[in-house]
Context: one part of a larger RNA
Molecule: large-subunit ribosomal RNA, domain I
Organism: Kingdonia uniflora
RNA sequence: GGCUUACGGUGGAUACCUAGGCACCCAGAGACGAUGAAGGGCAUAACAAACGAUGAAAUACUUCGGGGAGCUGAAAAUAAGCAUAGAUUUGGAGAUUCCCGAAUAUAUCAACCUUUCGAACUGCUGCUGAAUCUAUGGAAAGGCAAGAGACAACCUGGCAAACUAAAACAUCUUAGUAGCCAUAGGAAAAGAAAGAAAAAGUGAUUCCUGUAAUAGCGGCGAGCGAAAUGGGAGCAACCUAAACCGUGAAAAUGGGGUUGUAGGAGAGCAAUACAAGCGUCGUGCUGCUAGGCAAAGCAGUGGAGUGUUGUACCAUAGAUAGUGAUAGUCCAGUAGCCAAAAGUAUUACUAGCUUACGCUCUGACCCGAGUAGCAUGGGGCACGUGGAAUCCUGUGUGAAUCAGCAAGGACCACCUUGCAAGGCUAAAUACUCUUGGGUGACCGAUAGCGAAGUAGUACCGUGAAGGAAGGGUAAAAAGAACCCCCAUGGGGGCGUAAAAUAGAACAUGAAACCAUAAGCUU
Numbered sequence: 001g002g003c004u005u006a007c008g009g010u011g012g013a014u015a016c017c018u019a020g021g022c023a024c025c026c027a028g029a030g031a032c033g034a035u036g037a038a039g040g041g042c043a044u045a046a047c048a049a050a051c052g053a054u055g056a057a058a059u060a061c062u063u064c065g066g067g068g069a070g071c072u073g074a075a076a077a078u079a080a081g082c083a084u085a086g087a088u089u090u091g092g093a094g095a096u097u098c099c100c101g102a103a104u105a106u107a108u109c110a111a112c113c114u115u116u117c118g119a120a121c122u123g124c125u126g127c128u129g130a131a132u133c134u135a136u137g138g139a140a141a142g143g144c145a146a147g148a149g150a151c152a153a154c155c156u157g158g159c160a161a162a163c164u165a166a167a168a169c170a171u172c173u174u175a176g177u178a179g180c181c182a183u184a185g186g187a188a189a190a191g192a193a194a195g196a197a198a199a200a201g202u203g204a205u206u207c208c209u210g211u212a213a214u215a216g217c218g219g220c221g222a223g224c225g226a227a228a229u230g231g232g233a234g235c236a237a238c239c240u241a242a243a244c245c246g247u248g249a250a251a252a253u254g255g256g257g258u259u260g261u262a263g264g265a266g267a268g269c270a271a272u273a274c275a276a277g278c279g280u281c282g283u284g285c286u287g288c289u290a291g292g293c294a295a296a297g298c299a300g301u302g303g304a305g306u307g308u309u310g311u312a313c314c315a316u317a318g319a320u321a322g323u324g325a326u327a328g329u330c331c332a333g334u335a336g337c338c339a340a341a342a343g344u345a346u347u348a349c350u351a352g353c354u355u356a357c358g359c360u361c362u363g364a365c366c367c368g369a370g371u372a373g374c375a376u377g378g379g380g381c382a383c384g385u386g387g388a389a390u391c392c393u394g395u396g397u398g399a400a401u402c403a404g405c406a407a408g409g410a411c412c413a414c415c416u417u418g419c420a421a422g423g424c425u426a427a428a429u430a431c432u433c434u435u436g437g438g439u440g441a442c443c444g445a446u447a448g449c450g451a452a453g454u455a456g457u458a459c460c461g462u463g464a465a466g467g468a469a470g471g472g473u474a475a476a477a478a479g480a481a482c483c484c485c486c487a488u489g490g491g492g493g494c495g496u497a498a499a500a501u502a503g504a505a506c507a508u509g510a511a512a513c514c515a516u517a518a519g520c521u522u
Base pairs, nucleotide, nucleotide: 001521002520003519004518005517006516008514009513016472017471020443021442022440023439024438025437026436027435028434029432030431032149039100040099041098042055043054044053046078051073052059061094062093063092064091065090066089070082071081072080154185156182157181158180159179169219195202206233207232208231209230216224217223238423239422240368244255245254246253247252260402263366264365266361267360268359269358275355276354277353278352282349283348284347286345287344288343289342291338292337293336297311298310299309300308301307312329313328314318320332322330373397374396375395376394377393378392379391383409404419405418406417407416408415459466479506482493483492484491485490
């Protein structure tokens, strides 16, 4: 020096655990804001740095309910207090709510400074001289109404890429995607046929399924990619313009009227609801926002019994969590049952309001105009200009009114279907910053959210941004009085404990690495 064994150190793997996460389901909610929000700054405690709470009424106030013995946040100790005359706590309602922030009297480098004006009061100096009324001007106060800003995703609209694919690349693709902007709602959008079809019927919209990777489109390349019929979810319909009649100077407004087997207006005849819808105040029912009752076990063992041995009981309750080891019967709960002063939601009753109709005749009046259509330039339709319909649009043109107009994929005829150029509309559908409940062949501290501890913190950067690490004594601190070594660190006794090689650098304590002892070997 090497190897082996033993006993340690270092280190923090492994197994166990969970205080925190992740995913989804069900039910709510999608609130807020000039009555000042969201988000912050600064303050507030006997002692108080950060966190939570609160706002000069500041670690809290008032009141109405619940609750019932302790309490003064997390967070110990000390001090000083509160509480069966009901505290702390919990729910409803109310009061307060500094400064900044849309920030809004003006300005400003957010949380600050200043100016002007006003109100009340005080002091000093000076002036005027009753009250009341009117006009004009100024100022202040009060009343009524609306918007702004915030907002995770979802919706609609506007603007709008490139990397990329095409094995290059330009049409094309990525993609009307990402991104930006705007508006809105709890959903939004769409929506009651100028439909879709095909000789048969159907009957608003939306979503799912399927049609179907089909018909098609396509440097016919890469790729893109429907629709109807069918099966389901859910179903709901309505209001106006015009003709005509009134009122009015007019603007306007009341009646009338709303459709495609055309309808209405007009003329004539006939005739009028116990039906439906909406729904104020109040009352009742049922929920929500606190809660309450809730069965049944003892003995031995052990540090501790839920285990085990012995012997019992409950069950509309043997879900679950906790308790010194594995608990139906210890505790919180669970099955089941009960409950609201106040606020709030649904629903029933209810004042009141709204709504209906037939036949005949009529070619004359009306039936949404710079519209439909056309030309041209574009866009969008699965459809790249193509034979390209249908839809939207810049520019230019420009009809018809039922003897009418549009569509049925160029166009024409016939036929069929529908009635544009006004509007509104629940449900089925999308999402989750968020609240409550639940579930998991989800994670278990290099995992799971970046974050189980002061976490978007510490730290880094001028900034936009970037962004950590760090869990476990014990059943209970019983956290080691006292003695000794001693520079505080550290250690030895005594003591606590089931255990101190559980002693706070604390449960388990692998490996690398380091020492000590012994053996073998060189």